[in-house]
């Protein structure tokens, strides 16, 4: 000189998931963001048959094809989601499309009530994207 790991600060990236106070710590109280339960109105509403609980978080649904005794996998696509160097969109690229909780219960929903604020990744390589518009500064 190069690769590779590790730690620390910083800086950026999904997410609600920051942030300020206290306190030696454990933690504890806000503030912001985020979920949920919860009137009237509104949905809803009659009969048969058949089938079967339902629901919540979250972009993460749904369709096909293979394999399997089931269970269970993968491949291609798919609603719908992020990301492209720090503002919006738009076009190109490149990726996510999981996972889990409630426990027979719950639609909307003022008033109230009741949680959550984890955790994963990435940085001097590579890409060095493109348009238009708007801020902001000379």
């Nucleotide at each position: 000189g190069g690769c590779a790991g590790g730690c620390c600060a910083c800086c950026g990236c999904c997410u609600a998931a920051u942030c300020g106070c206290c306190g030696c710590g454990a933690g504890g109280c806000g503030a912001g963001c985020c979920g949920g339960g919860g009137a009237c109105c509104c949905a809803g509403g009659u009969u048969u048959u058949c089938c079967c609980g339902g629901g919540g978080u979250g972009a993460a649904u749904c369709c096909g094809c293979u394999g399997u005794u089931c269970c269970u996998a993968g491949c291609g696509g798919u609603a719908g989601g992020g990301a492209u160097c720090g503002c919006u969109u738009c076009c190109g690229u490149c990726c996510c499309g999981a996972a889990c909780c409630c426990g027979u219960c719950a639609g909307c929903u003022a008033a109230c009530c009741c949680g959550g604020u984890c955790g994963g990744c990435g940085g001097c390589c590579g890409a060095c994207g493109g348009a238009a518009g708007g801020a902001u500064u000379g």